[in-house]
Molecule: transfer RNA
Organism: Minisyncoccota bacterium
RNA sequence: GCGCCCGUAGCUCAGCUGGACAGAGCGCCCGGCUUCGGACCGGGAGGUCGUGGGUUCAAAUCCUACCGGGCGUG
Numbered sequence: 001g002c003g004c005c006c007g008u009a010g011c012u013c014a015g016c017u018g019g020a021c022a023g024a025g026c027g028c029c030c031g032g033c034u035u036c037g038g039a040c041c042g043g044g045a046g047g048u049c050g051u052g053g054g055u056u057c058a059a060a061u062c063c064u065a066c067c068g069g070g071c072g073u074g
Base pairs, nucleotide, nucleotide: 001073002072003071004070005069006068007067010026011025012024013023019057028044029043030042031041032040050066051065052064053063054062
């Protein structure tokens, strides 16, 4: 350089056959329980879906150019 894959919450990921509020587990915060803590139970906060542009009534999802990471290959 070329080819393929990945980028969504603090972390690990799901969602990617376009549609109604963007989710789960862990973590964090509050409360319950407990002598205290852990476990367990209830609740809550937290996201420009890597960035820009395009298609569409509608984009995390499709197209495109970049940026970052991984694998393969000359």